[in-house]
Background:
This is a predicted structure of a 72-nucleotide RNA (transfer RNA) from a Candidatus Woesearchaeota archaeon. Rfam family: tRNA. Rfam's curators write: Transfer RNA (tRNA) molecules are approximately 80 nucleotides in length.
């Protein structure tokens, strides 16, 4: 400097152009319980950032940022 992954809720994580962005864990609220645990309902993601192509864009394209492996 070059190449290749990756960046999605507090952490993890699926998602490959179009119903409502799955799941799991942790939190917060209710139920259950004499009071806990365990079970059970619920809440919460402008999808690194700016633009762009499209009737749409987490998803395709372009710069940049942060990361991680390889070359030099």
């Nucleotide at each position: 400097g070059c190449g290749c992954g990756g960046g999605u809720g507090g952490c993890c994580a699926a998602g490959u152009g179009g119903c409502u962005a799955a799941g799991g864990c942790a939190a917060g609220a209710g139920g259950c319980u004499g009071c806990a645990a365990c079970c059970c309902u619920c809440u919460g993601a402008u999808c690194g950032u700016g633009g762009g192509u499209u009737c749409g864009a987490a998803u395709c394209c372009c710069a940049c940022c942060c990361u991680g492996c390889g070359c030099u």
The prediction has a mean pLDDT of 81.